[in-house]
Molecule: transfer RNA
Organism: Heterosigma akashiwo
RNA sequence: GAGUAAUUAACUCAAUGGUAGAGUUUUUCGCUUACAACGAAAGGGUUAAAGGUUCGAAUCCUUUAUUACUCAA
Numbered sequence: 001g002a003g004u005a006a007u008u009a010a011c012u013c014a015a016u017g018g019u020a021g022a023g024u025u026u027u028u029c030g031c032u033u034a035c036a037a038c039g040a041a042a043g044g045g046u047u048a049a050a051g052g053u054u055c056g057a058a059u060c061c062u063u064u065a066u067u068a069c070u071c072a073a
Base pairs, nucleotide, nucleotide: 001071002070003069004068005067006066007065010024011023012022013021018055026042027041028040029039030038048064049063050062051061052060
């Protein structure tokens, strides 16, 4: 320098162009003498950034950033 892939909650990951979810974690309550486990509820998101297409974008297109891998020199 070229190519490919990935980027979504604190962590691990989903989501066929149509209200962004799950598990774990955190908080509260119940249960218990107490703790753990278990049950219930709640909190937590500029979907890496910017722009475009569309009635509507995490998703499609362009550019940028970061990370990993491959190739060339």